[in-house]
Context: one part of a larger RNA
RNA sequence: CUGGGCGUAAAGGGAGUGUAGGUGGCAUAUUAAGUGAAACGUGAAAGACCGAGGCUCAACUUCGGAAAUGCGAUUCAUACUGGUAAGCUAGAGUGCAGGAGGGGUAUGUGGAACUCCUAGUGUAGCGGUGGAAUGCGUAGAUAUUAGGAAGAACACCAGAGGCGAAGGCGACAUACUGGACUGCAACUGACACUGAGACUCGAAAGCGUGGGGAUCAAACAGGAUUAGAUACCCUGGUAGUCCACGCCCUAAACGAUGGAUACUAAACGUGGGUGGUAUCGACUCCAUCCGUGUUGAAGCAAACGCGAUAAGUAUCCCGCCUGAGUAGUACGGCCGCAAGGUUGAAACUC
Numbered sequence: 001c002u003g004g005g006c007g008u009a010a011a012g013g014g015a016g017u018g019u020a021g022g023u024g025g026c027a028u029a030u031u032a033a034g035u036g037a038a039a040c041g042u043g044a045a046a047g048a049c050c051g052a053g054g055c056u057c058a059a060c061u062u063c064g065g066a067a068a069u070g071c072g073a074u075u076c077a078u079a080c081u082g083g084u085a086a087g088c089u090a091g092a093g094u095g096c097a098g099g100a101g102g103g104g105u106a107u108g109u110g111g112a113a114c115u116c117c118u119a120g121u122g123u124a125g126c127g128g129u130g131g132a133a134u135g136c137g138u139a140g141a142u143a144u145u146a147g148g149a150a151g152a153a154c155a156c157c158a159g160a161g162g163c164g165a166a167g168g169c170g171a172c173a174u175a176c177u178g179g180a181c182u183g184c185a186a187c188u189g190a191c192a193c194u195g196a197g198a199c200u201c202g203a204a205a206g207c208g209u210g211g212g213g214a215u216c217a218a219a220c221a222g223g224a225u226u227a228g229a230u231a232c233c234c235u236g237g238u239a240g241u242c243c244a245c246g247c248c249c250u251a252a253a254c255g256a257u258g259g260a261u262a263c264u265a266a267a268c269g270u271g272g273g274u275g276g277u278a279u280c281g282a283c284u285c286c287a288u289c290c291g292u293g294u295u296g297a298a299g300c301a302a303a304c305g306c307g308a309u310a311a312g313u314a315u316c317c318c319g320c321c322u323g324a325g326u327a328g329u330a331c332g333g334c335c336g337c338a339a340g341g342u343u344g345a346a347a348c349u350c
Base pairs, nucleotide, nucleotide: 003322004321005320006319007304008303012318014201015200016199017198021194022193023192025088026087028085029084030083031082033081034080035077036076037075038074040072041071042070049065050064051063052062053061054060091191092188093187094186095184096183097182098181103177104176105175106174107173108172109171110154115149116148117147118146119145120144121143125136126135162169163168206247207246208245209244210243211242216240220236221235222234223233258317259316260315261314262313263312266295267294268293269292270291271290272289273288274287275286276285299306300305323350324349325348332343333342334341335340
C1' cells in the first nucleotide's frame, strides 16, 4: 500500500454554522458522457508464456502461436449513474393553531445565612483538635437583643425530572430573544445529508485595564504531628473567587461511543403534546408522536457488556489509528501580552 479498525486494547475532531467537494426521493421524455456489446486500426522488434525445431544434452538459439488486460475512431444497446426538459409529494422547508421548559441577554426586586460596624444585656472565658497549641478575650470577647453596612450564593420546591449544539443553565419580576415538540395539511416542490479549509461558541485556572472584595482560599506566616513534615490537622491570610470590557482556547471538554437516514421481539417507569373510550365532570384505560431511563429477544462482542437513545442490519459523508519508550518532546511555521496553544518528527533503546 491493499486492508483492518476507532465504548474499555492505538484510534471520534470539545461543540456548532457552513464553502469547495463527495453522496442523494418518486415518475416521464430525451441525450448517450459514464456503462455494456460488435467489428476495425494501433499496441515495433527482442524479452517473458505455450508448442515445435537446431547445436550429442543443457545453457543458448530459430520458427510459429497466444498474449499485449491499453489507446483511438465507428456502429449498436439504454437497465443503472450522469446531462437536459417538463412534472410529483412520502424527504426538507414555510404557514396556521397550541401547550412545555434552570435555553440566552439586560434591568430591577427579595428573604435566609456568613462577616463587619454601632448600641444594649452580661461575665470569664471563647475557639479549635485524636489530644493540643498558635489565635481571640477584663481596653469586656464568646453568647444574646436591636439597628446598620457590604458582597456573594439562591435552602425547601428538586425528581434516575426539564432546557441547550457543546461548554453549560436553578430565588422572583419585567423587557427583548433563540430552539425544540404536538396538531392541521393550506403553500414551496428535492430546496436534502455530510462537510477538507474557513468562521463562531467553548468549564475551571490564567493574563490585561478599571471596579469590587462578604465568604472561601493557591502562595505565605504561625501552631501541631513526625526521625524529618517544604504535607495531611489547626489559627490566620494575599492573589483569586464577583462585575465590565478585551484576551487565552485547554479538560477524564466522557456516553471515554462523530453526524444523517432506513429497518429489526417484547416489558416496565418518567417528562411534553394529540386523538379516542369512559364519565355529569375529573381520574382511569387505549392508541399515537417527541424526549429521557431500566430490563431484555434476535443479533453483535475478546470479554465486560450493547441491545429501536445499538456497540444489531445497511447506505452516505467527515475525523482519526497503524508496536512501546523517546514525546505530545525538539526544530520550523502559525496564533498569543505572557503563560502557553496548535501543527508535530528523528537519532537511539527494547
Predicted 3D model of a 350-nucleotide part of an RNA (small-subunit ribosomal RNA, central domain) from an uncultured Clostridia bacterium. Its mean pLDDT, the model's own confidence on a scale to 100, is 88. Rfam family: Bacterial small subunit ribosomal RNA. Gene Ontology terms of the family: structural constituent of ribosome and ribosome.